[in-house]
């Protein structure tokens, strides 16, 4: 240097709430907070899941549909960490 495993070392990263903000929403981002994470970095024309402003049905009650959303759902791509075999 490269691979694979596994956690002991500095550390990292942040669910739920709660609060500002942006959106119809689903969520997003920012402060607080910590339940988890060896990739709980990053990547959305894989597979699921969740949302309907819009668009067409409608018995006018609603349920369909992503162009939207999720990377801490699974798969895959890609980067990266101290120790040990």
């Nucleotide at each position: 240097g490269a691979a694979a495993a596994a956690u002991u070392g500095g550390g990292g990263c942040a669910a739920a709430c709660c609060u500002g903000u942006c959106g119809c929403a689903a969520g997003g981002c920012g402060a607080g907070g910590a339940c988890g994470c060896a990739a709980a970095g990053c990547c959305a024309c894989g597979g699921g899941u969740c949302u309907a402003g819009c668009a067409a049905c409608g018995c006018c009650a609603g349920g369909u549909g992503a162009u939207g959303a999720c990377a801490g759902c699974c798969a895959g791509g890609u980067u990266g960490u101290a120790u040990u075999u």
The prediction has a mean pLDDT of 80. A computed fold for an 85-nucleotide RNA from a Syntrophomonadaceae bacterium, annotated as c-di-GMP-I riboswitch aptamer. The model forms 94% of the base pairs in the Rfam consensus.